The RNA shown here (c-di-GMP-I-GGC riboswitch aptamer) has 103 nucleotides and comes from a Chloroflexota bacterium.

RNA sequence: UCCGAUAAAGGCAAACUCGUCGAAAGGCGAGGACGCAAAGCCACGGGUCUAACGCUUCUGGGUUGCUCUCUUUCCCAGAGUUAUGAUAGCCGGGCCGCCGAAG
Repeated sequence: UCCGAUAAAGGCAAACUCGUCGAAAGGCGAGGACGCAAAGCCACGGGUCUAACGCUUCUGGGUUGCUCUCUUUCCCAGAGUUAUGAUAGCCGGGCCGCCGAAG
C1' cells in the first nucleotide's frame, strides 16, 4: 500500500412516528434502527424522482352566434425544454479521513 477480522475505541442511521420548511420530489430537528468501512464531504458524468413558476417545440384533444373546411388566437393533457429542483443510503468520478488481525 492493497485489504477489511465474530478485534478494539468510536461513528453514521433505512422504514416508521412527531415537529418544521417546501408546490412536489425531498431537506432539517427529535425519537427509532434496516443496514453501512467512507452510509464523511462535493450534483462533475450517467441513472432515477419532482413539476409550482417559466419557456416555447412537437403530438393529441377542446373552444368562437346555423353547418362544413382551412388558418389563427386561447385553454387542457402528454412528451420536451428548463429548474435557484431532489437524490452522495443508485452507479461512476473528485477531495478528505479513524483503527490494524491474517494474507
Lineage of the source: Bacteria > Bacillati > Chloroflexota.